The RNA shown here (c-di-GMP-I riboswitch aptamer) has 83 nucleotides and comes from a Halobacteroidaceae bacterium. Its Rfam family is "c-di-GMP-I riboswitch aptamer". Gene Ontology term of the family: cyclic-di-GMP binding. Its mean pLDDT, the model's own confidence on a scale to 100, is 86. The source organism's lineage runs through Bacteria, Bacillati, Bacillota, Halanaerobiales and Halobacteroidaceae.
[in-house]
RNA sequence: CUCUGAAAAUGGCAAACUUGUCGAAAGGCAAGGACGCAAAGCCACGAAUCUAAAGCUAUUGCCAAGAUAGUCGGGCUGCCGGA
Numbered sequence: 001c002u003c004u005g006a007a008a009a010u011g012g013c014a015a016a017c018u019u020g021u022c023g024a025a026a027g028g029c030a031a032g033g034a035c036g037c038a039a040a041g042c043c044a045c046g047a048a049u050c051u052a053a054a055g056c057u058a059u060u061g062c063c064a065a066g067a068u069a070g071u072c073g074g075g076c077u078g079c080c081g082g083a
Stems, first nucleotide, its partner, number of pairs: 002083004012037002017032006035070001041076003045073003048068003055062002
């Protein structure tokens, strides 16, 4: 440096749910809490999914410039072990 694996060791993160708060919502943030995770560390570049305020539509509805990195792919970085 590359590939590979969590059996061990040091550790790390934190689903659902509850409370508070921001938001039209999806959802985010903080505290508690652990379903799980070898990148469940970071990035919205591609896809997919979610919501639909504003806008469009006679109505049902349509719609992302919003959101999801713990949906997948991709990029960058990292601890330990093995080759």